[in-house]
RNA sequence: CCGUGCCAGACGGGGAGCUAGCGGUGCCCUGAACCUGCAAUCCGCUGCAGCAGGGUUUGAUUCCCGGCCUAAGGCGCGAUAUUGUAAGGUAUGGAGACGGUAAGGGGCGUUGAGGAAUGGGCCCCGUGCAACGGCCGCCCGUGAACCCUGUCAGGCCCUGACGGGAGCAGCAGUAAGCGGAAACGGCCGUGUGCCUCGGAUAAGUCUGUUCUGAGCAACCUGCCGUAAAACCUCUUGUAAUGUCGCAUCGAGGGCCGGGUGCACGG
Numbered sequence: 001c002c003g004u005g006c007c008a009g010a011c012g013g014g015g016a017g018c019u020a021g022c023g024g025u026g027c028c029c030u031g032a033a034c035c036u037g038c039a040a041u042c043c044g045c046u047g048c049a050g051c052a053g054g055g056u057u058u059g060a061u062u063c064c065c066g067g068c069c070u071a072a073g074g075c076g077c078g079a080u081a082u083u084g085u086a087a088g089g090u091a092u093g094g095a096g097a098c099g100g101u102a103a104g105g106g107g108c109g110u111u112g113a114g115g116a117a118u119g120g121g122c123c124c125c126g127u128g129c130a131a132c133g134g135c136c137g138c139c140c141g142u143g144a145a146c147c148c149u150g151u152c153a154g155g156c157c158c159u160g161a162c163g164g165g166a167g168c169a170g171c172a173g174u175a176a177g178c179g180g181a182a183a184c185g186g187c188c189g190u191g192u193g194c195c196u197c198g199g200a201u202a203a204g205u206c207u208g209u210u211c212u213g214a215g216c217a218a219c220c221u222g223c224c225g226u227a228a229a230a231c232c233u234c235u236u237g238u239a240a241u242g243u244c245g246c247a248u249c250g251a252g253g254g255c256c257g258g259g260u261g262c263a264c265g266g
Base pairs, nucleotide, nucleotide: 001266002265003264004263005262006261009057010056011055012030013029014028015027020046021045022044023043024042034054035053036052037051038050063259064258065257066256067255068254069253070252073249074248076246077245078244079243080242081241082240083239084238085237086236087235088234091233092230093232094231097226098225099224100223101222103221104220105219107216108215114212115211116210117209118208119207120206121205122204124199125198126197128195129193130192131190132189133188134187135186136185137184139180140179141178142177148173149172150171151170156165157164158163
């Protein structure tokens, strides 16, 4: 140095999570990633690796160790933006309310603004009148077995007689009552009135007249203030997502250096 057999090793690793800690199952990343069985109210271990069984490969581009560079992805913290959400009323901008101002626009005003005086209306009280309603009267009709009226046939009573008396039915009438009714008269009332008269009220408003004589008003814009509200803004908390920074773990890739057998035969 070569061959045969064997052995260590290799046939994936990492992140978060779980856990006293570690490995695995499940999730995620990377990726050329042996096979079978088992595992989340979990399976195993107390270490260099899940436990059990099987297979492939072989001494190095492939195994082991170290260093440098790069880097997927994860996790943590911070800042920031957006969106959602909870609350606030400390800010109080927008929108809205109220009060003021009168710079600009518009409006009214010497055909008289505003103010003052005075009269009247609106409002209130009473009265009259009218209207409407009710009741009564007047008017018409009806209306009493007897206890209403008149007349009272017949009959009855008194009388010697003449004559007299009471009186039912009928007829006529009438009272209360009932019904009707155009007008008229009286009384009472009113969710009535472009009506009359008297009074009250002087606050407001409208209006007539008189005096005075240049402002008035606040519709829009502007400005000032107040109170409220919480729709937007704002403030605070919180969640998710994005971006950036810091820290951390880090698969994979690149470069460099070092290390690693046993037996037999030739």
Predicted 3D model of a 266-nucleotide RNA (Bacterial large signal recognition particle RNA) from a Christensenellales bacterium. The prediction has a mean pLDDT of 77. A source record names the gene ffs. Rfam family: Bacterial large signal recognition particle RNA. Gene Ontology terms of the family: signal recognition particle, plasma membrane targeting and SRP-dependent cotranslational protein targeting to membrane, signal sequence recognition.